RNA sequence: GCCGAGGUAGCUCAGUGGUAGAGCACACGACUGAAAAUCGUGGUGUCGCCGGUUCGACCCCGGCCCUCGGCA
Numbered sequence: 001g002c003c004g005a006g007g008u009a010g011c012u013c014a015g016u017g018g019u020a021g022a023g024c025a026c027a028c029g030a031c032u033g034a035a036a037a038u039c040g041u042g043g044u045g046u047c048g049c050c051g052g053u054u055c056g057a058c059c060c061c062g063g064c065c066c067u068c069g070g071c072a
Stems, first nucleotide, its partner, number of pairs: 001071007010024004018055001026042005048064005
């Protein structure tokens, strides 16, 4: 340099055009003498960045940045 995959919550990931979600973690509450476990409540977010298409974009298109793999 070329090709491919990926970038979404603190972490691991889902969501493939119509109000952004799950598990874990975390916070608070219940329970306990106190913890742990368990149960209840709470999503905590510039969907990597900039533009385009569209009535509407995490999703489609273009460019750029970063990570991983392959080729050279």